[in-house]
RNA sequence: GACAAAGGCAAACGCGUCGAAAGACGCGGACGCAAAGCUAUGGGUCUAAGGUCCGCGGGGACUAGGGCUGCCAGGCUGCCGAA
Numbered sequence: 001g002a003c004a005a006a007g008g009c010a011a012a013c014g015c016g017u018c019g020a021a022a023g024a025c026g027c028g029g030a031c032g033c034a035a036a037g038c039u040a041u042g043g044g045u046c047u048a049a050g051g052u053c054c055g056c057g058g059g060g061a062c063u064a065g066g067g068c069u070g071c072c073a074g075g076c077u078g079c080c081g082a083a
Base pairs, nucleotide, nucleotide: 001080008033009032013028014027015026016025017024018023031070037076038075039074041073042072043071044068045067046066050063051062052061053060054059
């Protein structure tokens, strides 16, 4: 990929657990998704525990070795199926 069929994933939000946070996981729940399967490789973006610097101090600035693939690319893999 066809206003087809089968099957799949699951945003927000709620509850619980983990985490300094960002966020992740489980259950519920569906806004959406044809790779919303996998991968932090490039860009982007979030957080800043630790570290560095500043400050008499309360505190502030910078920083990813922490995240996000449902932000965009790249790489890898893959279900169903007519004209």
This is a predicted structure of an 83-nucleotide RNA (c-di-GMP-I riboswitch aptamer) from a marine sediment metagenome. Its Rfam family is "c-di-GMP-I riboswitch aptamer". About the family: GEMM was predicted in a large-scale screen for bacterial structured RNA regulatory elements. The coordinates come from a structure-prediction model, not an experiment, and the mean pLDDT is 87.